Predicted 3D model of a 72-nucleotide RNA (transfer RNA) from a Deltaproteobacteria bacterium. Model confidence (mean pLDDT): 81 of 100. Rfam family: tRNA. Rfam classes the family as a transfer RNA. About the family: Transfer RNA (tRNA) molecules are approximately 80 nucleotides in length. Lineage of the source: Bacteria > Pseudomonadati > Myxococcota > Myxococcia. RNAcentral holds the sequence, with entries from ENA.
RNA sequence: GCUCUCAUAGUAUAACGGUUAGUACACUAGUCUUAUGAGCCAGUAAUCCGAGUUCGAAUCUCGGUGGGAGCA
Numbered sequence: 001g002c003u004c005u006c007a008u009a010g011u012a013u014a015a016c017g018g019u020u021a022g023u024a025c026a027c028u029a030g031u032c033u034u035a036u037g038a039g040c041c042a043g044u045a046a047u048c049c050g051a052g053u054u055c056g057a058a059u060c061u062c063g064g065u066g067g068g069a070g071c072a
Stems, first nucleotide, its partner, number of pairs: 001071007010025004018055001027043002030040002048064005
């Protein structure tokens, strides 16, 4: 230098172009307990950046950034 691949809450991981972007752990509050923990219940928090296609994009296309792999 070229090619491929990945990027979603604090962490891990889902999501036929039409979901209120889901689930688990974590966190916060409540309940229970003499306390803690466990259990139960409720809640907060996310689509790497820019542009394009589309009635509609996390999803498709292009470019960029970062991680990984391969070739040279």